């Protein structure tokens, strides 16, 4: 220098013929149970807003009624070639 893959909540990780963003699991907070813990159940956990309702899938544009998913360029880590 090229060619491929990969990036999604605090952490794994799903989510593709383009149609509900964060299913599931881990932490974490609260109760509940126990003398008291542990395990266990049960409820809640993404950002703005008083709310309507916006906004968020490495970054920035495009394409679309509609993008995490198609397209460009680009930042990061990775393999492989030279």
């Nucleotide at each position: 220098g090229g060619u491929c893959c990969a990036g999604u909540g605090g952490c794994g990780g799903a989510a593709u013929u383009g149609g509900c963003a964060u299913a599931c699991g881990c932490g974490c907070a609260c109760g509940a149970c126990u003398u008291a813990a542990a395990a266990u159940c049960g409820u809640g956990u993404c950002c703005c807003g008083u709310a309507a309702g916006g906004g968020a899938u490495g970054u920035g544009g495009g394409u679309u009624c509609a993008a995490c998913u198609c397209c460009c360029a680009c930042c990061u880590g990775g393999a492989c070639c030279a």
RNAcentral holds the sequence, with entries from ENA. The RNA shown here (transfer RNA) has 82 nucleotides and comes from Candidatus Tagabacteria bacterium CG11_big_fil_rev_8_21_14_0_20_41_11. Rfam family: tRNA. It is annotated as a transfer RNA. The organism belongs to Candidatus Tagaibacteriota, within Bacteria.